[in-house]
Context: one part of a larger RNA
RNA sequence: CUGGGCGUAAAGGGCGCGUAGGCGGUUAAGAAAGAUAGGGGUGAAAUUCCAAGGCUUAACCUUGGAACUGCCUUUAUAACUAUUUAGCUAGAGUAUGGUAGAGGUAAGCGGAAUACCCAGUGUAGAGGUGAAAUUCGUAGAUAUUGGGUAGAACACCAGAAGCGAAGGCGGCUUACUGGGCCAUUACUGACGCUGAGGCGCGAAAGCGUGGGUAGCAAACAGGAUUAGAUACCCUGGUAGUCCACGCCCUAAACGAUGAGUGCUUGAUGUCGGGAAUAAUUUCGGUGUCGAAGCUAACGCGAUAAGCACUCCGCCUGGGAAGUACGGUCGCAAGACUAAAACUC
Numbered sequence: 001c002u003g004g005g006c007g008u009a010a011a012g013g014g015c016g017c018g019u020a021g022g023c024g025g026u027u028a029a030g031a032a033a034g035a036u037a038g039g040g041g042u043g044a045a046a047u048u049c050c051a052a053g054g055c056u057u058a059a060c061c062u063u064g065g066a067a068c069u070g071c072c073u074u075u076a077u078a079a080c081u082a083u084u085u086a087g088c089u090a091g092a093g094u095a096u097g098g099u100a101g102a103g104g105u106a107a108g109c110g111g112a113a114u115a116c117c118c119a120g121u122g123u124a125g126a127g128g129u130g131a132a133a134u135u136c137g138u139a140g141a142u143a144u145u146g147g148g149u150a151g152a153a154c155a156c157c158a159g160a161a162g163c164g165a166a167g168g169c170g171g172c173u174u175a176c177u178g179g180g181c182c183a184u185u186a187c188u189g190a191c192g193c194u195g196a197g198g199c200g201c202g203a204a205a206g207c208g209u210g211g212g213u214a215g216c217a218a219a220c221a222g223g224a225u226u227a228g229a230u231a232c233c234c235u236g237g238u239a240g241u242c243c244a245c246g247c248c249c250u251a252a253a254c255g256a257u258g259a260g261u262g263c264u265u266g267a268u269g270u271c272g273g274g275a276a277u278a279a280u281u282u283c284g285g286u287g288u289c290g291a292a293g294c295u296a297a298c299g300c301g302a303u304a305a306g307c308a309c310u311c312c313g314c315c316u317g318g319g320a321a322g323u324a325c326g327g328u329c330g331c332a333a334g335a336c337u338a339a340a341a342c343u344c
Stems, first nucleotide, its partner, number of pairs: 004315003007298002012312001014201004021194003025088006033081002035077008048066007091191001092188003095184005103177007110154001114150008125136002162169002206247006215241002220236004258311006266289010293300002317344003326337004
């Protein structure tokens, strides 16, 4: 070097865009870089291998042959890869006509609930628990009626449903805007796939500045429980949760399953589009069950973990350790990169 793997045993990058690189549809012609075949030159000697011989044998030595798998050059071939030229339309994209959707951003609006404030009715309890107490209440609570204010979240619809690359997205309306799917096959003519670095996005928590704060609620205080109770339960309650801008960059970021393409029995539900409008059928998504096959088993099974190819990432016993040191990034918290001694 080749060779094994990555759903759950170690192992798929959180996700995308894309640079270099790697790989790449179909037809014809050319040239001949790779390739294939033949010739020539060279590939020092020693070493190696084979055969024979010499020291009593061996090691060792001598002679001959092979080999030195390489490089240079030349002739031929043109299937394959690369290349040049000219085409093609099955990949990819564009156009036209439809279509579904919690896709994104901004602004405005709505009702229920909750809390607080004001006023009315009304009187002794309310609240809370396994039971209580802390707590609130005769300065009139709880309950109930009317009015007002505030912030946050959007019951039913709601679905194994939909959309998005992932994170994620759910009241209504409007504006701006991204992507998909189907049909027509009109146009371009391989424009493609992947993607080390790089750039961007990235839940929650956390950080900075300014605002906001109804409910909830780390920390904290009190009441209980208990042998104790720095908890579970209860009464309070500050950061935070919300908004704007700027950071952080991590998750069981999960389908624990990278992306792309082709091929391989079926059954059944559901979402979107088309053809039929009779049964049915077709394209794209999303579920369940299963043939072959795969798998250590569980299970997977056209949405593969089946059969193949291309490209990227990653793994190599447990602990020490995702730590130390160094570096890069960050306001910090810390993140990324990433060992060894020692030990079993």